[in-house]
RNA sequence: UGGGUAGGCGAUGCAGUCGCUUUGAUCAUUGAAUGAAAGAGGAAAGUCCGGGCUCCACAGGGCAAGAUGCCUCCUAACGGGAGGAAGGAGUAAUCCUAUGGAAAGUGCCACAGAAAAUAACCGCCUGCACGGGUAAGGGUGAAAAUGGGAGGUAAGAGCUCCCAAUGGGUCUUGGCAACAAGGGUCAUGGGUAAACCCCAUCGGGAGCAAGGUUAAAUAGGAGAACAGAAGCGGCCCGCUUCGUUACGAUUCUCGGGUAAACCGCUCGAGGUAAAUUGUGAAAUUUACCCUAGAUAAAUGACUGCACACGACAGAACCCGGCUUAUACGCCUACCCAUUCA
RNA sequence: GGCGGCGUAGCUCAGCUUGGUGAGAGCGCGCGGUUCAUACCCGUGAGGUCACUGGUUCGACUCCAGUCGCCGCUA
Numbered sequence: 001u002g003g004g005u006a007g008g009c010g011a012u013g014c015a016g017u018c019g020c021u022u023u024g025a026u027c028a029u030u031g032a033a034u035g036a037a038a039g040a041g042g043a044a045a046g047u048c049c050g051g052g053c054u055c056c057a058c059a060g061g062g063c064a065a066g067a068u069g070c071c072u073c074c075u076a077a078c079g080g081g082a083g084g085a086a087g088g089a090g091u092a093a094u095c096c097u098a099u100g101g102a103a104a105g106u107g108c109c110a111c112a113g114a115a116a117a118u119a120a121c122c123g124c125c126u127g128c129a130c131g132g133g134u135a136a137g138g139g140u141g142a143a144a145a146u147g148g149g150a151g152g153u154a155a156g157a158g159c160u161c162c163c164a165a166u167g168g169g170u171c172u173u174g175g176c177a178a179c180a181a182g183g184g185u186c187a188u189g190g191g192u193a194a195a196c197c198c199c200a201u202c203g204g205g206a207g208c209a210a211g212g213u214u215a216a217a218u219a220g221g222a223g224a225a226c227a228g229a230a231g232c233g234g235c236c237c238g239c240u241u242c243g244u245u246a247c248g249a250u251u252c253u254c255g256g257g258u259a260a261a262c263c264g265c266u267c268g269a270g271g272u273a274a275a276u277u278g279u280g281a282a283a284u285u286u287a288c289c290c291u292a293g294a295u296a297a298a299u300g301a302c303u304g305c306a307c308a309c310g311a312c313a314g315a316a317c318c319c320g321g322c323u324u325a326u327a328c329g330c331c332u333a334c335c336c337a338u339u340c341a
Numbered sequence: 342g343g344c345g346g347c348g349u350a351g352c353u354c355a356g357c358u359u360g361g362u363g364a365g366a367g368c369g370c371g372c373g374g375u376u377c378a379u380a381c382c383c384g385u386g387a388g389g390u391c392a393c394u395g396g397u398u399c400g401a402c403u404c405c406a407g408u409c410g411c412c413g414c415u416a
Base pairs, nucleotide, nucleotide: 001337002336003335004334005333006332007331008330009329010328012306013305014304015303016302017301018300020039021038022037023036025034026033027031041312045323046322048321049320050319051318052317053207054206055205056204060237061236062235063234066202067201068200069199070084071083072082073081074080085099086097087096088095089094100198101197105196106195107192108191109190121138122137123134124133125132126131146164147163148162149161150160151159165188166187167186168185170183171182172181173180174179211263212262213261214260221254222253223252224251225250226248228242229241230240231239270289271288272287273286274285275284276283277282307310342415343414344413345412346411347410348409351368352367353366354365361399370386371385372384373383374382392408393407394406395405396404
């Protein structure tokens, strides 16, 4: 200098004028008056996970159905994150992996091929022939019965031996563990579990239009039940509430009506900085700070200047993650190639 | 806001719960025949990014994940 890898930061700025939402203040006594303070994001998005919160038993048992799936740790929790193991990609920095079990069982493997998992078509051996033995050689296919050598045999074959590969269980060493290295032993059983399934772990359901208070409404109807109905949104049990000897101002369903205000609502697993512990995710301590809360829904419009010429995009109960979209600029660390000293 | 579902030919739909050559059906469209001509009818043909992008698998419309678009329900 060029190319690349990983991580992080900013995300138009400044000034003026007029508006909007919320809060509190002042004035006059309720005016949308006056001036003041604060006012979207890194993803507010998708609603894909997890939790808080609320109601239904502060939540119970079983079945069904579901999710996750190497190990250890972090966390309120997770399918998230950190560090490692194994496998794979790359010259490297580094990156990727739904990574339990196919030796519990069932299913599937089109076409081609003799055969797709109880292998005999050709070939080889035996044999008059039927037949029998044989997985060495042939070709097909995504995938073909562990590979090489020697012995052995009628011909052959893990049939036997040596070396190697894979897998199960076992022992030793290292490691918390996954696992790695080594010894000896047994076996050679194709793939598919993002097919059913088995094993292990996890979880009750609904969601702020939850839920609560007040106001308003409950007019006139249809259907069902007769001691049970609902909560409980897969089923059974169990629990709670209402109703309790009943044709009733009974209970349920459908349909109709009401649709306004307040609480929930923003101080929270909060943020910033420093120190300590830890490889790290993170944890602890101390100090400081308060930072939108709308409800048809505010956060905007115009003008001027500056430059790198402005992308994706707008809170709706709140947090932790993941995923996706994103113009331009900057910073840090590392790798490779080339040149110069 | 919250919760569900669906995308296959110009239109309406199958196929997706057995993953397997080349994805079909009806209507529509083109051409030819029939008719004096049109329609009906007969024959024939074209037309598909299976919404998109990745993954699993030998192989994906189908299974899995993520995007995009549309529809419905809910006080």